[in-house]
Context: one part of a larger RNA
RNA sequence: GGAUGAACGCUGGCGGCGUGCUUAACACAUGCAAGUCGAACGGGAAACAUUUUAUUGAAGCUUCGGCAGAUUUAGAUUGUUUCUAGUGGCGGACGGGUGAGUAACGCGUGGGUAACCUGCCUUAUACCGGGGGAUAACAGCCAGAAAUGACUGCUAAUACCGCAUAAGCGCACAGAACCGCAUGGUUCGGUGUGAAAAACUCCGGUGGUAUAAGAUGGACCCGCGUUGGAUUAGCUAGUUGGCAGGGCAGCGGCCUACCAAGGCGACGAUCCAUAGCCGGCCUGAGAGGGUGAACGGCCACAUUGGGACUGAGACACGGCCCAGACUCCUACGGGAGGCAGCGGUGGGGAAUAUUGCACAAUGGGGGAAACCCUGAUGCAGCGACGCCGCGUGAAGGAAGAAGUAUCUCGGUAUGUAAACUUCUAUCAGCAGGGAAGAUAAUGACGGUACCUGACUAAGAAGCCCCGGCUAACUACGUGCCAGCAGCCGCGGUAAUACGUAGGGGGCGAGCGUUGUCC
Numbered sequence: 001g002g003a004u005g006a007a008c009g010c011u012g013g014c015g016g017c018g019u020g021c022u023u024a025a026c027a028c029a030u031g032c033a034a035g036u037c038g039a040a041c042g043g044g045a046a047a048c049a050u051u052u053u054a055u056u057g058a059a060g061c062u063u064c065g066g067c068a069g070a071u072u073u074a075g076a077u078u079g080u081u082u083c084u085a086g087u088g089g090c091g092g093a094c095g096g097g098u099g100a101g102u103a104a105c106g107c108g109u110g111g112g113u114a115a116c117c118u119g120c121c122u123u124a125u126a127c128c129g130g131g132g133g134a135u136a137a138c139a140g141c142c143a144g145a146a147a148u149g150a151c152u153g154c155u156a157a158u159a160c161c162g163c164a165u166a167a168g169c170g171c172a173c174a175g176a177a178c179c180g181c182a183u184g185g186u187u188c189g190g191u192g193u194g195a196a197a198a199a200c201u202c203c204g205g206u207g208g209u210a211u212a213a214g215a216u217g218g219a220c221c222c223g224c225g226u227u228g229g230a231u232u233a234g235c236u237a238g239u240u241g242g243c244a245g246g247g248c249a250g251c252g253g254c255c256u257a258c259c260a261a262g263g264c265g266a267c268g269a270u271c272c273a274u275a276g277c278c279g280g281c282c283u284g285a286g287a288g289g290g291u292g293a294a295c296g297g298c299c300a301c302a303u304u305g306g307g308a309c310u311g312a313g314a315c316a317c318g319g320c321c322c323a324g325a326c327u328c329c330u331a332c333g334g335g336a337g338g339c340a341g342c343g344g345u346g347g348g349g350a351a352u353a354u355u356g357c358a359c360a361a362u363g364g365g366g367g368a369a370a371c372c373c374u375g376a377u378g379c380a381g382c383g384a385c386g387c388c389g390c391g392u393g394a395a396g397g398a399a400g401a402a403g404u405a406u407c408u409c410g411g412u413a414u415g416u417a418a419a420c421u422u423c424u425a426u427c428a429g430c431a432g433g434g435a436a437g438a439u440a441a442u443g444a445c446g447g448u449a450c451c452u453g454a455c456u457a458a459g460a461a462g463c464c465c466c467g468g469c470u471a472a473c474u475a476c477g478u479g480c481c482a483g484c485a486g487c488c489g490c491g492g493u494a495a496u497a498c499g500u501a502g503g504g505g506g507c508g509a510g511c512g513u514u515g516u517c518c
Base pairs, nucleotide, nucleotide: 001518002517003516004515006514007513008512009511010510013390014389015388016387017386018385019383020382021348026346027345028344031342032341035090036089037088040087041086043084044083045082046081047080048079049078051076052075053074054073060067061066097301098300099299106226107225108224109223110222111221112220113219116218117217121214122213123212124211125210126209127208129163131161132160138153139152140151142149143148169194170193171192172191173190175188176187177186178185179184199206200205227273228272229271234264235263236262239261240260241259242258244256245255246254276298277297278296279295280291281290282289283288303324304323305322306321307320326337327336328335329334354380356379357378358377362376363374364373365372366371393423394422395421396420403414404413405412406411427459430453431452432451433450437445462507463506464505465504466503467488468487469486473502474501475500476499477498483490484489
């Protein structure tokens, strides 16, 4: 000098774009953050219409016996619409947060899989036949303070389970051809054997099953690279390899039994400490050094530890089970909870924001759609925290006014500075108009941006420094005191170095200090 997620002191007009718990992965009140589908299903509720049963019985007519049937109420049938607790489907594995752990194939980079999986989507081919038994909801009843649970009875499905069929697919057996990079791969036909499906419909479609291919996403393996310490020198028994089996999507000591005795290490094993990695960012002429906030990619984690279930995908932040700590409820028998989602609270700290608006846009989930959900996201609020832009007036104006400071008392400086004259209106304020962002409709932002008009110099300047480095000097006070200080060093009676004033220099809505990096 540059830089900063900064903090502190003094000061502070406006706007745009960014950015904001670096500390306690500390504890959390409260609200919201993942739902959706009635075009899968049986119920339930409401409204309307239709037919009908019973009830009520007005006006009117009357031969006074009644006729008539408006209206009221209750129920049943059929239909339409809406809502929905439950079964079922898809989604809750994405999106969002954090960096505790991890020195590792975790990450980066380059390869490999003849050792693998892939819901939704696309393409192609083939198919969608016929049955069965349950169960929630519901009703009844029981237990319990509650959370919730048990029993009995009824019922549906795109829920569940057999059967049929099998172009193609899997498995077993034997065979042929071609190819390769070792295990091997591809194709062909034969025999045996095994496994499918679901309907809904507004009739347009939407779905379902199997196989193959693609796309997307993932999984695993390998080469190289990836902090410090030797005041850590030896480490290792599933350890290293083999064989067989199990398991897995798949390879593999991944696991088990048996066999062998190996494997790693001064080219630093093991141990200890520290740390998420990268694209990048800062600095530097570069080489390099530092760093990993925001944005993007990958990884890991979700109160601590362990475990599996479901599923195409999890060993799952707002799912389940167990154990621990903590908090809460309790009728003491037993239960409930997890902000490292968005706000917010306490605490810690030098220090870091609103319990805001909207799904209008972009995207995501569900749905045929309408639409619903979305603290993702878009916006607004707060903070000079950063960068950038603008303003606080412009021109003229010497009687060089007054005041202030200084003085050799003549003057000099402040100083065209002010006053005064003329002018202008950026920003702010007032009034009028008023968007794009949206493709027919739909705009949170927002009467915002922007445009126009009238109006007044009005509402808007500070901070640090002035001995040398280093741009900028005098007076007074103080008297090795009080104090200053980045280094050298100032101060003990004329201090350009302390304090104040006048003047000056620098930067400017900032200035200075401190911390950290180059």